RNA sequence: CCGUGCUACGCGGGGCGCUAGGGGUGCCCUGAACCCGAAACCCUCUUCAUGCGGGGCGGAACUCCCCGCCCGAGGCCGGACGCCUCUCGGGCAGCACCGGGAACAAUCGAUGGUGAUCGCCGGGUCCUACGCGGCGGGACGUCGUGAACCGGGUCAGGUCCGGAAGGAAGCAGCCCUAAGCGAGCCGGUCCCGGGUGCCGUAGGAGUGCCUGGCGGGAGUCGAUGUCCCGGAACGCGCCGGGCGACGAACGUUCGACGGCGGGGUGCACGG
Numbered sequence: 001c002c003g004u005g006c007u008a009c010g011c012g013g014g015g016c017g018c019u020a021g022g023g024g025u026g027c028c029c030u031g032a033a034c035c036c037g038a039a040a041c042c043c044u045c046u047u048c049a050u051g052c053g054g055g056g057c058g059g060a061a062c063u064c065c066c067c068g069c070c071c072g073a074g075g076c077c078g079g080a081c082g083c084c085u086c087u088c089g090g091g092c093a094g095c096a097c098c099g100g101g102a103a104c105a106a107u108c109g110a111u112g113g114u115g116a117u118c119g120c121c122g123g124g125u126c127c128u129a130c131g132c133g134g135c136g137g138g139a140c141g142u143c144g145u146g147a148a149c150c151g152g153g154u155c156a157g158g159u160c161c162g163g164a165a166g167g168a169a170g171c172a173g174c175c176c177u178a179a180g181c182g183a184g185c186c187g188g189u190c191c192c193g194g195g196u197g198c199c200g201u202a203g204g205a206g207u208g209c210c211u212g213g214c215g216g217g218a219g220u221c222g223a224u225g226u227c228c229c230g231g232a233a234c235g236c237g238c239c240g241g242g243c244g245a246c247g248a249a250c251g252u253u254c255g256a257c258g259g260c261g262g263g264g265u266g267c268a269c270g271g
């Protein structure tokens, strides 16, 4: 140096999570990733921990191991700042809210030569008094009824007085009437009352509303817009603080894949 057979070792790695800790199962990244079995109140280990059990393949080097540098997926942690929800406090310059005012006349609407604002004179609505009407009540009047005796008239019979003529009282009946009761509500008279009246007269109040006449001749009203003043309150916005969610420049850390450089690693037999 060559050949054969072996062995170490390799057949993925990383981040997070879990754990006292190391691995694995789990999630994610990377990508060339041997097969089977169990693994989350889990499986297997203990700092020489970097999985366990079984099988297969490669095998001492392009292939296994170590070191340095570059690049860097992705993850953990921190995080100025931004945005949002909730919350505490403050305060009123703003929006919104409430009240008042000014000017413009911009926009819209309504109304106005079938006459606006305005001025003058009235009327109604309102109040008072009176009148009238109506309604209700009452009285009178009308009609009917209405007294065993204690109302009236006439009083049969009977009674009484009288010698008689005659006279007296008087029950029932009949007629009538008083108080009262009832009817009628018709026609009337009077009195009283009112949540009474498209009524009348007189007076008053008042300018809120409606309305008429006269004068005069073009605006008037409302909403929105602009400005000013004041108020209340914290709904929005503002100032300060806090919990939380999301995003995030940047920083720290781990770091797959990939690239470059350097180094290390056997045994047996035969030729």
Stems, first nucleotide, its partner, number of pairs: 001271006009058003012030005020046005034055004064264007074254002077251002081247002084244001086242005094236002097231006104225001106224006118215008126204006132197002135193006142183004151176004159168003

The RNA shown here (Bacterial large signal recognition particle RNA) has 271 nucleotides and comes from an uncultured Acidimicrobiaceae bacterium. Of the family's consensus pairs, 91% are formed in the model.